[in-house]
RNA sequence: CGCGGGGUAGAGCAGUGGCAGCUCGUCGGGCUCAUAACCCGGAGGUCGUGGGUUCGAAUCCCACCCCCGCAA
Numbered sequence: 001c002g003c004g005g006g007g008u009a010g011a012g013c014a015g016u017g018g019c020a021g022c023u024c025g026u027c028g029g030g031c032u033c034a035u036a037a038c039c040c041g042g043a044g045g046u047c048g049u050g051g052g053u054u055c056g057a058a059u060c061c062c063a064c065c066c067c068c069g070c071a072a
Stems, first nucleotide, its partner, number of pairs: 002070006010024004018055001026042005048064005
C1' cells in the first nucleotide's frame, strides 16, 4: 500500500430514510429494624469528523481519523 468488520449515554449493544432505544450502572423514591433483592420514576447522546444526496440521514454516497482482523 490492498481487503473486510467496527466507532450510537459511564459499560455492553440494538436501531435496513420519518420521535434515538434496550440491559447493566448511576441518581431520587417505595418496600425493610437495616442492607441486599424487588417495585416506581429521573438524569445522562453535537449517533467518530467534515462534506454530499433528500422534504427529511444514526441509516444512502464521498473523503478523512481511530480500533480489530486478513493478505502481502